SAM riboswitch aptamer (S box leader) from Hymenobacter sp. BRD67, 112 nucleotides, folded computationally. Taxonomically the source falls in Hymenobacter (Bacteria, Bacteroidota, Cytophagia, Cytophagales). The coordinates come from a structure-prediction model, not an experiment, and the mean pLDDT is 75. It matches the Rfam family "SAM riboswitch aptamer (S box leader)". Rfam describes the family as follows. The SAM riboswitch is found upstream of a number of genes which code for proteins involved in methionine or cysteine biosynthesis in Gram-positive bacteria. It was read from a public genome assembly, where an Rfam model found it.
Formats: sequence, structure tokens, C1' cells
RNA sequence: UUUUUAUACAGAGGCGUGGAGAGAUAGGCUCGACGAACCGCCGGCAACCAUUGGGCAUUCCCAAACGGUGCCAACCGAAGGUCAGCGCAGCUAAGCGCUGACGAUAUAAAAA
Repeated sequence: UUUUUAUACAGAGGCGUGGAGAGAUAGGCUCGACGAACCGCCGGCAACCAUUGGGCAUUCCCAAACGGUGCCAACCGAAGGUCAGCGCAGCUAAGCGCUGACGAUAUAAAAA
């Protein structure tokens, strides 16, 4: 870097440094000198992998939380886009809403 599977509803902060940006991304909107990002320290959330215990259990479920990641502004819209279905409106019009799938992104595990 690519592919596959699972998840994206929730949850969790202070200090130091730094000095203007950040929220992936198009467009919005929001946060930011009452101090952004990166980086460091301590703390926390979660339960993807591994570990321990239990349930009939190798597959599955529950609990714990030392280890490996990850994460700790917002019900941010899980998007903008495409397709399908339903409803409302409309009738030389093609809009709005809801649902589902695909797609985009992020994280974990496995493989190449």
C1' cells in the first nucleotide's frame, strides 16, 4: 500500500509546551489569543486483538481489565453522491421527507 471481516448509537480530561489553526473530505456549520494543531506527562473511556474466569462450548455469550492498539468538543449532519421502495406535493412539473443498499472515511484483526 492492497484485499477481507467487524464496528461507527454511546463513552472519556487536566497540566506543560507551542503559537494559528482544527473538526478526514466537497459544501455548510461549529470550536479556536478566555490560546487551535503537533509534541510531552499524568488521568480516563472502551472492550477490536491477546490473557484470565464462567456458561454444555473449538465456533457463540457473559464478566474482569495487567498487556497490544485505538480513542477522550459537538445526539455535528455517517456523510455530499448513486440506485431502489414508500409517502407528500406536482402535472410540459421533476421538489421534499423516510427506509434500505452501494460508495467515502476511521479503528481493530487476518492475509498478500